[in-house]
Context: one part of a larger RNA
RNA sequence: GGACGAACGCUGGCGGCGUGCCUAAUACAUGCAAGUCGAGCGGAUGAUGAAGAAGCUUGCUUCUUCUGAUUUAGCGGCGGACGGGUGAGUAACACGUGGGCAACCUGCCCUGUAGAUUGGGAUAACUCCGGGAAACCGGGGCUAAUACCGAAUAAUCCAUUACCUCACAUGAGGAAAUGUUAAAAGACGGUUUCGGCUGUCACUACAGGAUGGGCCCGCGGCGCAUUAGCUAGUUGGUGAGGUAACGGCUCACCAAGGCGACGAUGCGUAGCCGGCCUGAGAGGGUGACCGGCCACACUGGGACUGAGACACGGCCCAGACUCCUACGGGAGGCAGCAGUGGGGAAUAUUGCACAAUGGGCGAAAGCCUGAUGCAGCGACGCCGCGUGAGGGACGAAGGCCUUCGGGUUGUAAACCUCUUUCAGCAGGGAAGAAGCGAAAGUGACGGUACCUGCAGAAGAAGCGCCGGCUAACUACGUGCCAGCAGCCGCGGUAAUACGUAGGGCGCAAGCGUUAUCC
Numbered sequence: 001g002g003a004c005g006a007a008c009g010c011u012g013g014c015g016g017c018g019u020g021c022c023u024a025a026u027a028c029a030u031g032c033a034a035g036u037c038g039a040g041c042g043g044a045u046g047a048u049g050a051a052g053a054a055g056c057u058u059g060c061u062u063c064u065u066c067u068g069a070u071u072u073a074g075c076g077g078c079g080g081a082c083g084g085g086u087g088a089g090u091a092a093c094a095c096g097u098g099g100g101c102a103a104c105c106u107g108c109c110c111u112g113u114a115g116a117u118u119g120g121g122a123u124a125a126c127u128c129c130g131g132g133a134a135a136c137c138g139g140g141g142c143u144a145a146u147a148c149c150g151a152a153u154a155a156u157c158c159a160u161u162a163c164c165u166c167a168c169a170u171g172a173g174g175a176a177a178u179g180u181u182a183a184a185a186g187a188c189g190g191u192u193u194c195g196g197c198u199g200u201c202a203c204u205a206c207a208g209g210a211u212g213g214g215c216c217c218g219c220g221g222c223g224c225a226u227u228a229g230c231u232a233g234u235u236g237g238u239g240a241g242g243u244a245a246c247g248g249c250u251c252a253c254c255a256a257g258g259c260g261a262c263g264a265u266g267c268g269u270a271g272c273c274g275g276c277c278u279g280a281g282a283g284g285g286u287g288a289c290c291g292g293c294c295a296c297a298c299u300g301g302g303a304c305u306g307a308g309a310c311a312c313g314g315c316c317c318a319g320a321c322u323c324c325u326a327c328g329g330g331a332g333g334c335a336g337c338a339g340u341g342g343g344g345a346a347u348a349u350u351g352c353a354c355a356a357u358g359g360g361c362g363a364a365a366g367c368c369u370g371a372u373g374c375a376g377c378g379a380c381g382c383c384g385c386g387u388g389a390g391g392g393a394c395g396a397a398g399g400c401c402u403u404c405g406g407g408u409u410g411u412a413a414a415c416c417u418c419u420u421u422c423a424g425c426a427g428g429g430a431a432g433a434a435g436c437g438a439a440a441g442u443g444a445c446g447g448u449a450c451c452u453g454c455a456g457a458a459g460a461a462g463c464g465c466c467g468g469c470u471a472a473c474u475a476c477g478u479g480c481c482a483g484c485a486g487c488c489g490c491g492g493u494a495a496u497a498c499g500u501a502g503g504g505c506g507c508a509a510g511c512g513u514u515a516u517c518c
Stems, first nucleotide, its partner, number of pairs: 001518003006514005013385006019378002021343001026341003030338003035078003040075002043072002049066008085296003095220007104213002109209007117151004126141006158179004163174004186201006222268003229259003234256008271293004275286004298319005321332004349375001351374003357371001358369004388418004398409004422459001424454005432445001435442002462507005467488003473502005483490002
């Protein structure tokens, strides 16, 4: 000098764009943050309309039947594995980079081929009964499906047998025979001679693609040797199990290996990277915001479901803590967005909207979305603008200094002539809208940006420093006191170094100080 997620002191006009718990991965009141589909299913609800009946106040009310809009607790499907947060742990194939899988998986999406035949038994909801303070639970009975289970059909899938081609080891590809294995007769719409045909969306099998993942390997990136030896599933083999898949991943048996001064093991520290800061570069430091990967979700462990989890707002067990309780038993997890206590030098609103972008579900309308878009707060940072412009004296007053002549503040002010950015008031007023909807219509931001008009210099300057380094000097006070100080050092009676004043220098809505990095 530069930098900063900064803090502190003094000061503070406006706007744009960013950014804001670095500490206690501390504890959390309250609200919201993941739902959706009635075009899968049976119920329930029952607007409207129609018919009939009763009452009578003679045109209203009630009841019954049909129609069935709407709404939906339950079963079922898809989603809750994304998005959002945090950095505790981790020195590791966690990450980065380059490869490998002839050892693998992949819902939704795309392409192709083939199919969707025929049966069955349940169960929630509902109803009845019972238990419990509650959370909730048990039993009897009824019912549906794109829920569940058989049979048929049946493949290039799997197993066995033999053949051909290729190859980087285990092998890969192709074709053949035998055996085995699948589904939702679905929903809505059009049409119909009521048999069916057909469109869309779903469904099944196989092959391929795309996307996303899993595993393996080379190389790379911390400190300490005042850590020198470490290791029993340990190292390898055979066989088996397990996995989507290779593998001591697990197990039985066998062998005795494996790692290490090219630093094993131990201890400490730490999420990694793209990047960011600095520097001419080499390098050094760093990993806030944004993007990629990883890990975690009160602490520890475990599996279930599923294409995908060992699952932040799922389940089970144990523990600590908090809450409810009728004492028998239950409920909870903000490292989501706000917000509270606590810690701290220190870090924001319990805001608006789904209008846009994106996501989930849905045929769609649409619903949900603290992702996101915006607004609020903070000079926390960067950038821009303003606080007026021109004229104006041999130079007012006041202040300060003085050798008492004067000098300086100083064109500074007053005064004259102008201008009106920003702020203020008034009028007009967007783009962002693509889409969706029959149409009307549909913008949180926002009456915002922007445009026009009005008035008046009107509302808007501070902070640090002035001994040398280092740009800027005098007076008074003080008297090794009070104090200053980054280093050298100032202060003991004329202090340009302390305090105040005048003046000056530097930066400026900031200026200084402190911490940290280069």

Notes:
The prediction has a mean pLDDT of 86. A computed fold for a 518-nucleotide part of an RNA from an uncultured bacterium, annotated as small-subunit ribosomal RNA, 5' domain. It matches the Rfam family "Bacterial small subunit ribosomal RNA".